[in-house]
RNA sequence: CGAACCCCGGCGGGAGAGUCCCGGUCCACUGCGACCGGGCGCCGAAGGAGCAAAUCUCCCCACGAAUCUCUCAGGCCCCCUGACCGCCGGGACGAG
Numbered sequence: 001c002g003a004a005c006c007c008c009g010g011c012g013g014g015a016g017a018g019u020c021c022c023g024g025u026c027c028a029c030u031g032c033g034a035c036c037g038g039g040c041g042c043c044g045a046a047g048g049a050g051c052a053a054a055u056c057u058c059c060c061c062a063c064g065a066a067u068c069u070c071u072c073a074g075g076c077c078c079c080c081u082g083a084c085c086g087c088c089g090g091g092a093c094g095a096g
Stems, first nucleotide, its partner, number of pairs: 001096001006091008018040001020039007041076003047072001048070003055062001
């Protein structure tokens, strides 16, 4: 001087599933819309939970990943959110 990996921040991309039924509120163009509560149905890529092989052990236990599973949470017009990906900046580490 300094690659990869990791962390933080910014920008961009980013899927899925009823704007179903009932009640209430607001607006008021008297019918669209938005919000809240309840009911049923559904989605999974914030988060959360669970487990395989392996490892440990005489055994049990323990440990053990996910975009897999569960759907607690969250979500189901749009917006927002959004795992993950890319680029940029900073930090730590430090192959060479």
This is a predicted structure of a 96-nucleotide RNA (Glycine riboswitch aptamer) from Nocardioides albidus.
The prediction has a mean pLDDT of 78.
It was read from a public genome assembly, where an Rfam model found it.
Its Rfam family is "Glycine riboswitch aptamer". Rfam's curators write: This family represents the bacterial glycine riboswitch.